[in-house]
RNA sequence: GCGGCGUUAGCCUAGUGGUUAAGGCUCCAGAUUGUGGAUCUGGCGACACGAGUUCGAGUCUCGUACGCCGCCCCA
Numbered sequence: 001g002c003g004g005c006g007u008u009a010g011c012c013u014a015g016u017g018g019u020u021a022a023g024g025c026u027c028c029a030g031a032u033u034g035u036g037g038a039u040c041u042g043g044c045g046a047c048a049c050g051a052g053u054u055c056g057a058g059u060c061u062c063g064u065a066c067g068c069c070g071c072c073c074c075a
Stems, first nucleotide, its partner, number of pairs: 001071007010025004018055001027043005048064005
C1' cells in the first nucleotide's frame, strides 16, 4: 500500500428499516446479616465520527478513525 471482518453502557452479549434500544456482570441506594460476602428490591448509564438513501437508519450505502486477520513491496 491492497483486501476481508469488526466497532452498541466501565466490561460482555442481543437487536427482521418501524416505540430515541434488551439482557448479564460491574457500579450506586435500600432490605437482610455482628462486619464482609452472598441473597433480594430499586436505580444511573450506550448505538465510533460524518455524509447519503428513505416517510422513517443501531440496521442499508459511502467516506474517515480505530482494532483484528491475510496479502504485496522495501530494508
The RNA shown here (transfer RNA) has 75 nucleotides and comes from a Chloroflexota bacterium. Its Rfam family is "tRNA". Rfam classes the family as a transfer RNA. Gene Ontology term of the family: triplet codon-amino acid adaptor activity. Rfam's curators write: Transfer RNA (tRNA) molecules are approximately 80 nucleotides in length. The organism belongs to Chloroflexota, within Bacteria.